This is a predicted structure of a 102-nucleotide RNA (SAM riboswitch aptamer (S box leader)) from uncultured Geobacter sp. Taxonomically the source falls in Geobacter (Bacteria, Thermodesulfobacteriota, Desulfuromonadia, Geobacteraceae).
RNA sequence: UGCUUAUCUAGAGUGGUGGAGGGAAAGGCCCUGCGAAACCACAGCAACCGGCUCCGAAAGGGGCGCCAGGUGCUAAAUCCUGCCGAAAGGCGAAGAUGAGAA
Numbered sequence: 001u002g003c004u005u006a007u008c009u010a011g012a013g014u015g016g017u018g019g020a021g022g023g024a025a026a027g028g029c030c031c032u033g034c035g036a037a038a039c040c041a042c043a044g045c046a047a048c049c050g051g052c053u054c055c056g057a058a059a060g061g062g063g064c065g066c067c068a069g070g071u072g073c074u075a076a077a078u079c080c081u082g083c084c085g086a087a088a089g090g091c092g093a094a095g096a097u098g099a100g101a102a
Stems, first nucleotide, its partner, number of pairs: 001102001003100006013042005021031003026081003043074003048070002050067003054061002078094001082091003
């Protein structure tokens, strides 16, 4: 970097440095000198992978649970957006994150 797959209306912020942008893209609509991005420290959220536990001779499987080692995340539904449908609802594109294989 592209591919496969699962999830995406829940949850969680303070301080320091910094000094004007940021919310992926376009259009909206927002946030921001009462301090943007970025970096650092500490704190927190969640439970994808992992560990424990349970079933099984094994291969393998389970989900209520426990932990929090590897990631991730901590304004707004992925902030909103397309298509089908009377509605309920369904489908899709793009994106993000995890896991896997290349």